[in-house]
The RNA shown here (SAM-I/IV (S-adenosyl methionine) riboswitch aptamer) has 114 nucleotides and comes from Deltaproteobacteria bacterium UBA5329. Taxonomically the source falls in Deltaproteobacteria (Bacteria, delta/epsilon subdivisions). Its mean pLDDT, the model's own confidence on a scale to 100, is 78. Rfam family: SAM-I/IV (S-adenosyl methionine) riboswitch aptamer. The family has 417 seed sequences and 567 matches in Rfam 15.1.
RNA sequence: UAUAAGCAUUAGGAGUAACCCGAAAGGGUUCGGCAACCGAGCACAGAGAGCUGCGGUGCCUUGGGUGGUGAAAGCCAUCCGAUGCGGGGAGAAAUCCCAAAAAGAUCUCUGGUC
Numbered sequence: 001u002a003u004a005a006g007c008a009u010u011a012g013g014a015g016u017a018a019c020c021c022g023a024a025a026g027g028g029u030u031c032g033g034c035a036a037c038c039g040a041g042c043a044c045a046g047a048g049a050g051c052u053g054c055g056g057u058g059c060c061u062u063g064g065g066u067g068g069u070g071a072a073a074g075c076c077a078u079c080c081g082a083u084g085c086g087g088g089g090a091g092a093a094a095u096c097c098c099a100a101a102a103a104g105a106u107c108u109c110u111g112g113u114c
Stems, first nucleotide, its partner, number of pairs: 006085005015031001017030005032060003037056003040052003044111006063080007087098004
């Protein structure tokens, strides 16, 4: 790097944004926003919860099919699709190295120190 497998989500939210390329589909850049999947920060350590939105994604006019149930709206299951399972540099690899705002100094458990 690629392939395969696995786990979680597929609810809701947010720009009818500006400019450029293109016949169109669509793509690119910039600013703004939503969300909280991974990393980061939040008292000495670890774990969990919670908060923030700094780093990495994703999204901001898209999910679809089938079956069951129901008067309908909807709900449940399943399949396909989609997103995530941090990022960067050096190196053939092994491995080594680097960055991550502000606010604040929360809660629970297990330990440590005074």